[in-house]
Context: one part of a larger RNA
Molecule: small-subunit ribosomal RNA, central domain
Organism: metagenome
């Protein structure tokens, strides 16, 4: 080179844009670059092979031949691939008409409920546990009434239900603002498709610096359990949790399943559009596109399992893997404020 894999055995980048590259729809003319075919030229000898001869055979010498799969020049071929012009419309894309939606940003409002403040009633406990204690409380708590403040989430509906690239997104109303999806088939005319580097987003935690601070609540401190208890239960409770503005760049970032594209048997559910029928309507039936489940044929699969949303049948293009530890660790690079993260060994061992 060639080869074998990546759901769960080692293996899909957390996700997405897109640079170079790699592939890339139909049809028509022309090149003729790769591509093929003939001829010439060259491809030192020696060696290798065939095959004659020569030392008494062999090695070993000599003659002869094929080989030397190459590369040049030249004469055709034109199916594919390139190239160069053109045409086409199924690929993308646009253009118009529509519902759907927790998709994003910003601004504003609104109840329930802890929790504190202030008043009132009231008068001896409350609270917590398996059982207690720490703790609150006659300075008047618990529980109840009223009034005020403050931050934080938004109950029901809600749903293997929606949207989102992916992390995620759920009270209400305005603003602005993305993509996705159904009809029409009007336009453009291959404009695609993937995608090394690159960029861009990217839970929680964590950092900076300004705020905020109602519940929860790492550390921290008390009560208790226990042989012990640096836990689990309880009583408190700081950082955080939340808000701006920046970093960080991780996650069992998962469907442990990478992106498009085409094909391949069914049943059934539920979402978002369309079309046809019965018929004013509305219920229904049948039909078709696009998203979400389930159960299964075949056929894959070491099985479990998967099964039109494949892990099946094929193309393309990217990313990863090669025994276990030692190690995602040491070293050096790069990045960070810092945590760290990236990138990634080896002795040595089994």
């Nucleotide at each position: 080179c060639u080869g074998g894999g990546c759901u769960u055995a080692a293996a899909g980048a957390g996700u997405a844009c897109g640079u170079a590259g790699g592939c890339g729809g139909a049809u028509g003319u022309g090149u003729a670059a790769g591509u093929u075919a003939g001829a010439g030229g060259u491809g030192a000898a020696a060696u290798c092979c065939c095959c004659c001869g020569g030392c008494u055979c062999a090695a070993c010498c000599g003659a002869g031949g094929a080989a030397u799969u190459g590369c040049c020049u030249u004469u055709g071929a034109u199916a594919c691939u390139g190239c160069a012009c053109g045409u086409c419309u199924c690929g993308a894309g646009g253009a118009c008409a529509g519902g759907a939606g927790g998709g994003g940003a910003g601004a504003g409002u609104g109840g329930a409920a802890u929790u504190c403040c202030u008043g009132g009633u009231g008068g001896a406990g409350c609270g917590g546990u398996g059982a207690a204690a720490u703790g609150c409380g006659u300075a008047g708590a618990u529980a109840u009434c009223a009034g005020g403040a403050g931050g934080a989430a938004c109950g029901c509906c809600g749903g293997u239900g929606g949207c989102g690239a992916a992390a995620g997104c759920g009270a209400c109303u305005c603003u602005c603002u993305g993509g996705a999806c159904u009809g029409u088939u009007c336009c453009u005319g291959a404009c695609g498709c993937u995608g090394a580097g690159g960029u861009a987003c990217g839970a929680a935690a964590g950092c900076u610096a300004g705020g905020g601070g109602a519940g929860c609540g790492a550390a921290c401190g008390g009560g208790a359990u226990u042989a012990g208890a640096u836990a689990c239960c309880c009583c408190g409770g700081u950082a955080g949790u939340c808000c701006u503005a920046g970093c960080c760049g991780u996650a069992a970032a998962c469907g442990a399943u990478g992106g498009g594209c085409a094909c391949u048997g069914a049943g059934u559910a539920g979402g978002g559009g369309g079309a046809g029928u019965u018929a004013c309507u509305a219920c229904g039936c049948u039909u078709u596109c696009c998203c979400u489940g389930c159960u299964g044929u075949a056929g894959c699969a070491a099985a479990a399992g998967u099964g039109u949303u494949a892990a099946g049948u094929g193309c393309c293009c990217c990313g990863c893997c090669u025994g276990g530890g030692u190690a995602g660790u040491a070293c050096g690079g790069c990045c960070g404020c810092a945590a760290g993260g990236u990138u990634g060994a080896a002795a040595c061992u089994c």